The RNA shown here (Bacterial RNase P class A) has 308 nucleotides and comes from a Flavobacteriales bacterium. The coordinates come from a structure-prediction model, not an experiment, and the mean pLDDT is 77. Lineage of the source: Bacteria > Pseudomonadati > Bacteroidota > Flavobacteriia > Flavobacteriales.

[in-house]
RNA sequence: CCAGUAGAUUGUCUUAUCGCUGUUCCUAAUUUAGGAAUGGAGGAAAGUCCGAACACCAUAGUGCAACAUAGUGGUUAACGGCCACCAACCGUGAGGUUAGGACAAGUGCAACAGAAAGAAUGUACAGGUUAUGCUGUAGUGAAAUCAGGUAAACUCUAUGUGGUGCAAUGCCAUGUAUACCAACGCUUGAGGGUUGCACGCCCGAUGUUGGGUGGGUAGGCAGCUAAAGGUUGCUGGCAACAGUAACUUCAGAUAAAUGAUAAGAGCUCGUUAGAGUACAGAAUUCGGCUUAUAGAUCUACUCUCGUA
Numbered sequence: 001c002c003a004g005u006a007g008a009u010u011g012u013c014u015u016a017u018c019g020c021u022g023u024u025c026c027u028a029a030u031u032u033a034g035g036a037a038u039g040g041a042g043g044a045a046a047g048u049c050c051g052a053a054c055a056c057c058a059u060a061g062u063g064c065a066a067c068a069u070a071g072u073g074g075u076u077a078a079c080g081g082c083c084a085c086c087a088a089c090c091g092u093g094a095g096g097u098u099a100g101g102a103c104a105a106g107u108g109c110a111a112c113a114g115a116a117a118g119a120a121u122g123u124a125c126a127g128g129u130u131a132u133g134c135u136g137u138a139g140u141g142a143a144a145u146c147a148g149g150u151a152a153a154c155u156c157u158a159u160g161u162g163g164u165g166c167a168a169u170g171c172c173a174u175g176u177a178u179a180c181c182a183a184c185g186c187u188u189g190a191g192g193g194u195u196g197c198a199c200g201c202c203c204g205a206u207g208u209u210g211g212g213u214g215g216g217u218a219g220g221c222a223g224c225u226a227a228a229g230g231u232u233g234c235u236g237g238c239a240a241c242a243g244u245a246a247c248u249u250c251a252g253a254u255a256a257a258u259g260a261u262a263a264g265a266g267c268u269c270g271u272u273a274g275a276g277u278a279c280a281g282a283a284u285u286c287g288g289c290u291u292a293u294a295g296a297u298c299u300a301c302u303c304u305c306g307u308a
Base pairs, nucleotide, nucleotide: 003302004301005300006299007298008297009296010295012265013264014263015262016261017260018259020040021039022038023037024036025035026034027033042279046290047289049288050287051286052285053284054165055164056163057162061199062198063197064196066161067160068159069158070157071085072084073083074082075081086100087098088097089096090095101156102155106154107153108150109149123138124137125136126135127134169222170221171220172219179213180212181210182209183208184207191203192202193201194200229248230247231246232245233244234243235242236241266277267276268275269274
């Protein structure tokens, strides 16, 4: 130098004109309009795969089932995540992968070949016995003597787990007929709720139920962004991370705003002309995992070859 391993940052910029929207202030005005200042899409916002915060069911459980996890320790609000160490396997190596407890609790599975694939079998040779595969060797095969392998085979063990989800939920306004029918009931309890089942518990009387009949409504506000938040320094720790100090607020739309046009520049490819400029867009929020990504830059380490 080439090649590789692990990690990180960035992924467009400037000017002009016009346009949209949040907050604050001012002027007008109660129809609303104008002006100024200051903000306005990501590392994955994607997938909806895990875990939670929050809201409601709702007031407790017990047993069984079902599902999830699985070396050891740490971290976290929690996790099936992350970090470290061990083990097995892959790689020359830096490193990478793992659904990593139990096969003497039980039940299964293993084609072909082979005489025979499990408490089953006797092919060949040799030894031994009254007799019998009683003993050894060979042959087939991945595996052949109270056989081992396999549990991302069923299962067993240990630990754990409420449900629904911002279209949750709450408030206000408008409007109608708390109408009619049927069934079952009225405390000796109909029906409903509690992941599934059972018991228990709770609600329940002008009651409850109904893929019955029929009528009204589909509007507005909140939830809605100060969050287990972010950045930097110091301390502790191998690390993930924790503590502490200072600074800071960085979208809240509601059928969906966060842009359009023009000129130039940057970067990449190309001899030039020229072409291209990735993946892609918030909708309650956060911590992870997985997937997609034109390029550009940086750090540490490894191997071959060469030079000093």